SAM riboswitch aptamer (S box leader) from Pullulanibacillus pueri, 107 nucleotides, folded computationally.
The prediction has a mean pLDDT of 85.
RNA sequence: GACUUAUCCAGAGAGGUGGAGGGACUGGCCCUGUGAAACCCGGCAACCCCCGAGAGGUAUUUCGGAAAGGUGCUAAAUCCUGCAAGCGGUAGCUUGGUAGAUAAGAG
Numbered sequence: 001g002a003c004u005u006a007u008c009c010a011g012a013g014a015g016g017u018g019g020a021g022g023g024a025c026u027g028g029c030c031c032u033g034u035g036a037a038a039c040c041c042g043g044c045a046a047c048c049c050c051c052g053a054g055a056g057g058u059a060u061u062u063c064g065g066a067a068a069g070g071u072g073c074u075a076a077a078u079c080c081u082g083c084a085a086g087c088g089g090u091a092g093c094u095u096g097g098u099a100g101a102u103a104a105g106a107g
Base pairs, nucleotide, nucleotide: 003105004104005103006102007101008100013041015040016039017038021031022030023029025082027080028079042074043073044072047070048069050065051064052063053062054061055060078099083096084095085094086093087092
């Protein structure tokens, strides 16, 4: 990289180092020297792990809790959008999908 399942309109610092870029990609639109990326510290959340209770013959599953461990995240809904359908007034709205991200698996 490819496969499976779940989630993606909530949440998170006027801190240090650092110095110019960043928001996956397309088209937009934004953020940034009133300091980008990255790293450190802090924080958020609770997918896995852990604890308790229930259901089930088992496999497994539901609810509650915790946050020590494994990840993740910490501008804007996954910033919007990219394909299809419906509504509509060429605006726009809604739904589904694609793509992407994260976790846990499988190989």
The sequence was found by an Rfam model in a public genome assembly.